[in-house]
RNA sequence: GGGGGUGUAGCUCAGUUGGGAGAGCGCGUGCUUUGCAAGCAUGAGGUCGGGGGUUCGAUUCCCCCCACUUCCA
Numbered sequence: 001g002g003g004g005g006u007g008u009a010g011c012u013c014a015g016u017u018g019g020g021a022g023a024g025c026g027c028g029u030g031c032u033u034u035g036c037a038a039g040c041a042u043g044a045g046g047u048c049g050g051g052g053g054u055u056c057g058a059u060u061c062c063c064c065c066c067a068c069u070u071c072c073a
Stems, first nucleotide, its partner, number of pairs: 001072007010025004019056001027043005049065005
């Protein structure tokens, strides 16, 4: 320098005819306990890596850029 892959909640990750943003763990609150843990209930937490385009509508399609990773040279 060129090709591929990945980027979504604090962490690990789902998410396809383009329309509801989610799960587990973690965290807060309540119940239970003398207390803690476990359990149960409930809640908060997101510029979906950044910008632009297409579209009535984009996590999803297209283009550029950034980071990580892998292959080639």
About this RNA
A computed fold for a 73-nucleotide RNA from a Planctomycetota bacterium, annotated as transfer RNA. Taxonomically the source falls in Planctomycetota (Bacteria, Pseudomonadati). The coordinates come from a structure-prediction model, not an experiment, and the mean pLDDT is 82. Rfam family: tRNA. By type it is a transfer RNA. The same sequence occurs in records of 2 taxa. The sequence is in RNAcentral, with records from ENA and MGnify.